[in-house]
Model confidence (mean pLDDT): 87 of 100. A computed fold for a 248-nucleotide part of an RNA from a metagenome, annotated as large-subunit ribosomal RNA, domain VI.

Context: one part of a larger RNA
RNA sequence: CGUUAGACGUUUGAGAGGGGCUGGCCUUAGUACGAGAGGACCGGGUCGGACGAACCUCUGGUGCACCUGUUGUGACGCCAGUUGCAGCGCAGGGUAGCUAUGUUCGGAAGAGAUAAGCACUGAAAGCAUCUAAGUGCGAAACUCGCCUCAAGAUGAGACGUCUUUAUAAGGGUCCUGGGAGACGACCAGGUUGAUAGGGUGUAGGUGUAAGUGUAGAAAUAUACUCAGCCGAGCACUACUAAUUACCC
Numbered sequence: 001c002g003u004u005a006g007a008c009g010u011u012u013g014a015g016a017g018g019g020g021c022u023g024g025c026c027u028u029a030g031u032a033c034g035a036g037a038g039g040a041c042c043g044g045g046u047c048g049g050a051c052g053a054a055c056c057u058c059u060g061g062u063g064c065a066c067c068u069g070u071u072g073u074g075a076c077g078c079c080a081g082u083u084g085c086a087g088c089g090c091a092g093g094g095u096a097g098c099u100a101u102g103u104u105c106g107g108a109a110g111a112g113a114u115a116a117g118c119a120c121u122g123a124a125a126g127c128a129u130c131u132a133a134g135u136g137c138g139a140a141a142c143u144c145g146c147c148u149c150a151a152g153a154u155g156a157g158a159c160g161u162c163u164u165u166a167u168a169a170g171g172g173u174c175c176u177g178g179g180a181g182a183c184g185a186c187c188a189g190g191u192u193g194a195u196a197g198g199g200u201g202u203a204g205g206u207g208u209a210a211g212u213g214u215a216g217a218a219a220u221a222u223a224c225u226c227a228g229c230c231g232a233g234c235a236c237u238a239c240u241a242a243u244u245a246c247c248c
Base pairs, nucleotide, nucleotide: 001152005163006162007161008160009159010158011157015149016148017147018146021049022048023047024046025045026044027043033038051106052105053104054103055102059100060099061098062097066093067092068091069090070089071086072085073084074083075082076081110144111143112142117137118136119135120134170248171247172246173245174190175189176188177187178186195241196240197239198237199236200235201234202233204230205229206228211224212223213222214221215220
């Protein structure tokens, strides 16, 4: 821009893409078969491998603005307590998120029409013959079925609702943001408000703060103290910021 008024929402599916792998064991059954040795089809069950998708409950990884320990050195006048720098100084842990080696799930079943093949009926050709007319089975291939996209499918579809003849319905600019994201876009919100920050509580992490008392000559230990501190999680709360306004 089109889809012939403008929108919001829900859809049909022409068409396109994905997927389709495979092993062991048990049972049927030591049955059918076979002199024996051996040893099934068909059917049922179960456990795997590789591959793929989604996810983070578990097991782990990461987690440079979380917690702790600690070395050297500087600073806060000194002690104590903090803090800067040294690869995040080094080391031990670690929430959310992101992740695999972790977890869950998938390949199917079924239907249709067939291939090779197997048949029925059956003439040409009094017989025979699956074929010539006719009919039935038959494969991971084909068409559906499962998953995803999909009306620019210009053949531009359908349904519901809203707005109405110059304004509205609706959308945008702008702002707060993230389950989104290179930017656009998308999504959640913009006071009739929980969108982000802050605050409160809590999950969770770290691991018992400072200070004071006590014991000890001291290092240190111990009580108050499962303390103190704390990023992303969850819930609540308008304290702060989403004002006003304009455009189509």
It matches the Rfam family "Bacterial large subunit ribosomal RNA".